[in-house]
RNA sequence: AAUCCGAAAGGGCAAACCAUAAGAAAUUAUGGGACGCAAAACUAUAGGGGCUAAAGCACUUUAGUGGUGUAAUGCCAGCCAGUUACCGAA
Numbered sequence: 001a002a003u004c005c006g007a008a009a010g011g012g013c014a015a016a017c018c019a020u021a022a023g024a025a026a027u028u029a030u031g032g033g034a035c036g037c038a039a040a041a042c043u044a045u046a047g048g049g050g051c052u053a054a055a056g057c058a059c060u061u062u063a064g065u066g067g068u069g070u071a072a073u074g075c076c077a078g079c080c081a082g083u084u085a086c087c088g089a090a
Stems, first nucleotide, its partner, number of pairs: 005088002012037002017032006035078001041083003047080002049076003056070005
């Protein structure tokens, strides 16, 4: 010095829920709030997985602004994963 690892120190992020706003929805942003997290930092057609289904298409319909199916270059990284990173005891 590097890798593994995770004591200490300095700190960091922020689940559920509530309010407001955006969106068809999933969900996201801001504020409050802390369940937790050693990567809860970044990366989403171009690694896997999950969620929603507007448009389109097909079928149906009691013909209604209805219903069913399909479908993501929409959404989730606090699901797995990839990349990067502060500190330094055993």
This is a predicted structure of a 90-nucleotide RNA (c-di-GMP-I riboswitch aptamer) from Aquibacillus kalidii. Rfam family: c-di-GMP-I riboswitch aptamer. Rfam's curators write: GEMM was predicted in a large-scale screen for bacterial structured RNA regulatory elements. The sequence was found by an Rfam model in a public genome assembly. The source organism's lineage runs through Bacteria, Bacillati, Caryophanales, Bacillaceae and Aquibacillus. Of the family's consensus pairs, 95% are formed in the model.